[in-house]
RNA sequence: GGGGUCGUAGCUUAGUUGGAAGAGCGCCUGCUUUGCAAGCAGGAGGUCAUCGGUUCGAAUCCGAUCGGCUCCA
Numbered sequence: 001g002g003g004g005u006c007g008u009a010g011c012u013u014a015g016u017u018g019g020a021a022g023a024g025c026g027c028c029u030g031c032u033u034u035g036c037a038a039g040c041a042g043g044a045g046g047u048c049a050u051c052g053g054u055u056c057g058a059a060u061c062c063g064a065u066c067g068g069c070u071c072c073a
């Protein structure tokens, strides 16, 4: 320098024939307990790596950029 692949909640990740984001763990509150843990109920937390484009509509399609992993030189 070139190719492939990945980037979504604090962590691990689902969601890709475009209709607008979910789970587990963790965190907070309540119930239960003498108290803790476990259990149950509820809740908060996301510019979907960044910018631009296509579209009525983009996590999803297209381009560029940044970063991780990997292959070639």
Stems, first nucleotide, its partner, number of pairs: 001072007010025004019056001027043005049065005
Predicted 3D model of a 73-nucleotide RNA (transfer RNA) from an uncultured Opitutales bacterium. Its Rfam family is "tRNA". It was read from a public genome assembly.